[in-house]
Context: one part of a larger RNA
Molecule: large-subunit ribosomal RNA, domain VI
Organism: Bacteroidetes bacterium MED-G17
RNA sequence: CGUUUGAAAUUUGAGAGGAUCUGACUUUAGUACGAGAGGACCGAGUCGGACAUACCUCUGGUGCAUCUGUUGUGGCGCCAGCCGCAUCGCAGAGUAGCUAUGUAUGGAACAGAUAAGCGCUGAAAGCAUCUAAGCGCGAAACUGACCUCAAGAUGAGAUUUUGUAAGGUCGUAGAAGAUGACUACGUUGAUAGGCUGUAGGUGUAAAGGCAGUAAUGUCAAAGCCAAGCAGUACUAAUUACCUAGAGA
Numbered sequence: 001c002g003u004u005u006g007a008a009a010u011u012u013g014a015g016a017g018g019a020u021c022u023g024a025c026u027u028u029a030g031u032a033c034g035a036g037a038g039g040a041c042c043g044a045g046u047c048g049g050a051c052a053u054a055c056c057u058c059u060g061g062u063g064c065a066u067c068u069g070u071u072g073u074g075g076c077g078c079c080a081g082c083c084g085c086a087u088c089g090c091a092g093a094g095u096a097g098c099u100a101u102g103u104a105u106g107g108a109a110c111a112g113a114u115a116a117g118c119g120c121u122g123a124a125a126g127c128a129u130c131u132a133a134g135c136g137c138g139a140a141a142c143u144g145a146c147c148u149c150a151a152g153a154u155g156a157g158a159u160u161u162u163g164u165a166a167g168g169u170c171g172u173a174g175a176a177g178a179u180g181a182c183u184a185c186g187u188u189g190a191u192a193g194g195c196u197g198u199a200g201g202u203g204u205a206a207a208g209g210c211a212g213u214a215a216u217g218u219c220a221a222a223g224c225c226a227a228g229c230a231g232u233a234c235u236a237a238u239u240a241c242c243u244a245g246a247g248a
Base pairs, nucleotide, nucleotide: 001152005163006162007161008160009159010158011157015149016148017147018146021049022048023047024046025045026044027043033038051106052105053104054103055102059100060099061098062097066093067092068091069090070089071086072085073084074083075082076081110144111143112142117137118136119135120134166243167242168241169240170186171185172184173183174182191236192235193234194232195231196230197229198228200225201224202223208219209218210217211216
C1' cells in the first nucleotide's frame, strides 16, 4: 500500500514446515521346531541411549545485586568503628534472573490407498494358472492423523460486537526488546521508584552491660541485604497535541 466504510475480538485452512530413531531385559517359553546341540514368530510389560521441545520445583553452575572473613596501603586527628585502591584485592557463601549435567514431555496408536510379495475366484487353453474381467491381504516409504506457521490464499475468506469510536505523539515501565515492534499502566491510577512487611541470603552488627588477667564468651536466630511476593498514592506517569476516510 492492497484486501473497495472505519475499529476490535475470535477464527476456517489452500498451502508450508517440523517430528518420524533405537537397544537391552522380564514374560509368553526352554514352549513351537529339532535326534540332539540349540532355539523362535506373534503378543504383554519394564528400564534405557541418542535426539527434540519447554521449564527452574529439586540437584548443581553462574550470580562485578548482597552478606561475611581477611592481607597490604591511604584516608576520616588518634583508639574503636568505617571508607577508597590493589583482577570483583583475595577468600567463603549466595536471592532473583540466565542456565544443564537438573526436571517434565514427545516419537505412539489408528485409518486410507499401495510396493515387492502372498492369496481367492477364474477363463483364454474342458486341466492347470494370483490376472486377462473381478475381489482380498500386505512396509519406517505415500495420504491423513500429532506439533508449528498460515487469507498478499490479489481466489486477499468467515463469524461476533461496535458507530465517532479507534489509533498515534508524550510519560511510567516490562518475564518484550539492537532500533522499530509487542505487552501493562497513565490520578476513575499500584506502571516504576520510595516507604512498610516478608519468602529468601548471609551468619550473630555497632555501642553498652555481665563473666574472664586477657584472647574471648554472653545478652543476641543479631545486624545487614532482599532483582522475588504483597500492601501503601509519598514521588513520577501533568497539561496537551496529531490523524480521524467513503457511499447511501